[in-house]
RNA sequence: UUAUCAAGAAAGGUGGAGGGAUUUGGCCCUGCGAAGCCUUAGCAACCACUCAUUCCUUUUGGGAAAGGUGCUAAUUCCAACCCCGGAUAUGCCGGGGAAAGAUGA
Numbered sequence: 001u002u003a004u005c006a007a008g009a010a011a012g013g014u015g016g017a018g019g020g021a022u023u024u025g026g027c028c029c030u031g032c033g034a035a036g037c038c039u040u041a042g043c044a045a046c047c048a049c050u051c052a053u054u055c056c057u058u059u060u061g062g063g064a065a066a067g068g069u070g071c072u073a074a075u076u077c078c079a080a081c082c083c084c085g086g087a088u089a090u091g092c093c094g095g096g097g098a099a100a101g102a103u104g105a
Base pairs, nucleotide, nucleotide: 001105002104003103004102005101010040011039012038013037014036018029019028020027023080024079025078026077041072042071043070046068047067049063050062051061052060076100081097082096083095084094085093086092
C1' cells in the first nucleotide's frame, strides 16, 4: 500500500491471577484454574498448488488441504468521532461511515 474482519473450529500438560490490543465507560470470562508456554486435535482457505475461464500476463470461478502463515468465548464483545432516520425528555433505539486494531499478501 492493498484485501478481509456477522461464518467456522478445543482437549490435555505446565503455570498460579489475571484476561477480553490501548484510554474511558459498560458488559463479560476466570481458583469448576486467567495470561503465558508446550503437545495433540480442529477450523478456514490469504499465499503457494491445481483445473477451467478470460486476457496478454491480468480477471473470474471451481478443487484439494501434504507446504508457509493465521485462527479455535461473546460481531474486532459493545460504545466513544461524523452523518442519516426514529422515538422522545435525556442522551435512548436503528442504520451507515470514519478512526484505531487484527490477519494475509
Predicted 3D model of a 105-nucleotide RNA (SAM riboswitch aptamer (S box leader)) from a marine eukaryotic metagenome. Model confidence (mean pLDDT): 81 of 100.